[in-house]
RNA sequence: UUAUCACGAAAGGCGGAGGGAAAAGACCCGAUGAAACCUUAGCAACCUCCCGUCCUUACGGGAAAGGUGCUACAUUCUACCACGCAUUGCGCGGAUAGAUAA
Numbered sequence: 001u002u003a004u005c006a007c008g009a010a011a012g013g014c015g016g017a018g019g020g021a022a023a024a025g026a027c028c029c030g031a032u033g034a035a036a037c038c039u040u041a042g043c044a045a046c047c048u049c050c051c052g053u054c055c056u057u058a059c060g061g062g063a064a065a066g067g068u069g070c071u072a073c074a075u076u077c078u079a080c081c082a083c084g085c086a087u088u089g090c091g092c093g094g095a096u097a098g099a100u101a102a
Stems, first nucleotide, its partner, number of pairs: 001102005010040004018029003024078003041071003046067002048063006075097001080094002083091003
């Protein structure tokens, strides 16, 4: 810089009190064992490979050995801006921030 972020997929060991990114609020998970780390398994399809259309870009379909990633809750939700309903709440879009990949 670009793309994606409401899909999907957990057991064991170790550890011993925190965790869901950060500060605030809300809502949750956690001694029936949190985080971190390790093993195995799995998910997905960004990189990779194959096929079709196409001049290419690109689009569609398929594969999963390898490099990453991921495996509670929408990136857990909100905040800032705009809009609709409506009344202090609901819905929707965007921005900011963040995560992952190339």

A computed fold for a 102-nucleotide RNA from uncultured Flavobacterium sp., annotated as SAM riboswitch aptamer (S box leader). Its Rfam family is "SAM riboswitch aptamer (S box leader)". Rfam links the family to the GO term regulation of gene expression. Rfam's curators write: The SAM riboswitch is found upstream of a number of genes which code for proteins involved in methionine or cysteine biosynthesis in Gram-positive bacteria. RNAcentral holds the sequence, with entries from MGnify. Taxonomically the source falls in Flavobacterium (Bacteria, Pseudomonadati, Flavobacteriia, Flavobacteriales).